A computed fold for a 174-nucleotide RNA from a mouse gut metagenome, annotated as Lysine riboswitch aptamer.
Of the family's consensus pairs, 100% are formed in the model.
The RNAcentral record of the sequence draws on MGnify.
It matches the Rfam family "Lysine riboswitch aptamer". The family has 47 seed sequences and 3,224 matches in Rfam 15.1.
[in-house]
RNA sequence: GAUAGAGGUCGCGCGAUUCAUCAGUAGCCCGUCGGAUGCAGCAGGUGCAAAGGAAGGCAGGCGAAAGGGGGUAGCGCCGAAAGGGGAUAGUUCCUGUGGGUAUUCCCUUGGGCAUAUGUUUAAGAGAUAUAUGACUGUCAUCUUAUACAAAAAAGUGUAAGGUGGUGCGCUAUC
Repeated sequence: GAUAGAGGUCGCGCGAUUCAUCAGUAGCCCGUCGGAUGCAGCAGGUGCAAAGGAAGGCAGGCGAAAGGGGGUAGCGCCGAAAGGGGAUAGUUCCUGUGGGUAUUCCCUUGGGCAUAUGUUUAAGAGAUAUAUGACUGUCAUCUUAUACAAAAAAGUGUAAGGUGGUGCGCUAUC
């Protein structure tokens, strides 16, 4: 340097399918009160709706969807992937800002779990950032036991325990 692997039965991600939730919500229709504004994330503009009755309230009828989540089988994998920042392209009525999509560069994180705080979200679900905690994988080092071995020392392997580090790491082969 190349190739092949391991960590975990909640390892990571992708789309499909199904189930619940979202929610009796948004929206629409009708009646009534009300009486001039309302809508497109925010501001300006522009546009649309509105005295043939706006916003809002009450009562009735109809009544979703997206995102996120659980299950099932499949696919791709072990920087799997996640987060933060920058650049480019296009998107959201126009401009600015914000949001979301794709590509790319840099930085951080071994992995999952729990708790607290913050962000996101309909949500005590989930995701995510920080901190703490034990667990776990791996490497180094020390101690003990044991085998190689008939005995001692040293060495190698395995197991248990202590301490420390963490993926450009670790193991095997060439």